[in-house]
Molecule: transfer RNA
Organism: Paramuricea clavata
RNA sequence: GCCCGCUUAGCUCAGUUGGUAGAGCAUUAGACUUUUAAUCUGAGGGCCGUGGGUUCAACUCCCAUAUCGGGCU
Numbered sequence: 001g002c003c004c005g006c007u008u009a010g011c012u013c014a015g016u017u018g019g020u021a022g023a024g025c026a027u028u029a030g031a032c033u034u035u036u037a038a039u040c041u042g043a044g045g046g047c048c049g050u051g052g053g054u055u056c057a058a059c060u061c062c063c064a065u066a067u068c069g070g071g072c073u
């Protein structure tokens, strides 16, 4: 220098060919328990790396760009 892939909640990850985003763990409240832990029930938390474009509508399609990982020279 060229090519490929990742980027979504605090962390690890899903998201079925475009239709207003989910799980587990963690945090927090309640129940249970003499207390803690464990268990059960609930709640909060993300406009999806960034900037544009297409579309009635974009995490999803297109372009550029950033970070990280891999391959080739």
Stems, first nucleotide, its partner, number of pairs: 001072005007066001010025004019056001027043005049065005